[in-house]
Context: one part of a larger RNA
RNA sequence: UUGGGCGUAAAGCGCACGCAGGCGGUCUUUCACGUUUUGAGUGACAGGUGGUGGCUUAACUGCCACAGGCCUCGAAAUACGGGAAGACUUGAGGGCUUGAGAGGGAUACGGAAUUCCAGAUGGAGCGGUGAAAUGCGUAGAGAUCUGGAAGAACACCAAAGGCGAAGGCAGUAUCCUGGCAAGUCGCUGACGCUCAGGUGCGAAAGCUAGGGGAGCGAACGGGAUUAGAUACCCCGGUAGUCCUAGCCGUAAACGAUGACCACUAGACGUGGGGGGUAUCGACCCCUUCCGUGUCGAAGCUAACGCAUGAAGUGGUCCGCCUGGGGAGUACGGUCGCAAGAUUAAAACUC
Repeated sequence: UUGGGCGUAAAGCGCACGCAGGCGGUCUUUCACGUUUUGAGUGACAGGUGGUGGCUUAACUGCCACAGGCCUCGAAAUACGGGAAGACUUGAGGGCUUGAGAGGGAUACGGAAUUCCAGAUGGAGCGGUGAAAUGCGUAGAGAUCUGGAAGAACACCAAAGGCGAAGGCAGUAUCCUGGCAAGUCGCUGACGCUCAGGUGCGAAAGCUAGGGGAGCGAACGGGAUUAGAUACCCCGGUAGUCCUAGCCGUAAACGAUGACCACUAGACGUGGGGGGUAUCGACCCCUUCCGUGUCGAAGCUAACGCAUGAAGUGGUCCGCCUGGGGAGUACGGUCGCAAGAUUAAAACUC
């Protein structure tokens, strides 16, 4: 616990869905719960304010009056909030017609390259580095050609490009499937926004079981370098990387910027729709909606910078911060097979 903040100083949960809760469009009628006005009661003593006394004064203290808050009963008002009833279409959703896309899942297929195996040619080196050596090679390597096997990744296209809530997603084809945008509409009629708990998704690494294993490659071995070299460089190389099923639940999970809504100069690109102009037609040009970028006015900012995709101007809801270290640690709880994750202090110290 008020306030002030959260791009970079401490601070936006990794992302979504969503119960409770909070907040919520336009119009009409009604109730009078909140709200407002008013009457009465209550409101101990002390305290407060005003008046007036007592100690020489003051502090202190006696007396009188008043005020303050909650609550109770009654009367009235109806703008706003709320309840009830009815209506509306702009928010939200829906139908129809189009459209783009590495969005997701499954299956099948393809070519280049690397490695390995077999054969052929050939005959002394190859490889590697700053330079070397370890290593490979006359038991025929490297080079070249032919055939075969296997696994992983998909050159060009490719872009400040596209899609996805985020993580992320890229060869080709088919099947299944989610979302989005535009146009249009005698559809529904506020059905919305946010969201503590909760639930789901969530890179890489790691774990369990079973497969797979070409290349790369923690650990490990060797060679160098060096004063040393538990490294950087080189030669090897196991887990792993890949697949299936399950777990883990974390990242500089970043735009270091929560979600949603409204408003506030422009300029130039780019992706996807619509309309118009023009044209034989496609371009071009103008305009409009959605996305994605670069610059920039006002404004904001400590500055850097942000600037219609705001860090501007406002609103609703959630999360979080409150000096550094100790510490995202200990203990306890929850979760996990484990690794650990999450929640989360204090002493002490500056």
This is a predicted structure of a 350-nucleotide part of an RNA (small-subunit ribosomal RNA, central domain) from an uncultured bacterium. It matches the Rfam family "Bacterial small subunit ribosomal RNA".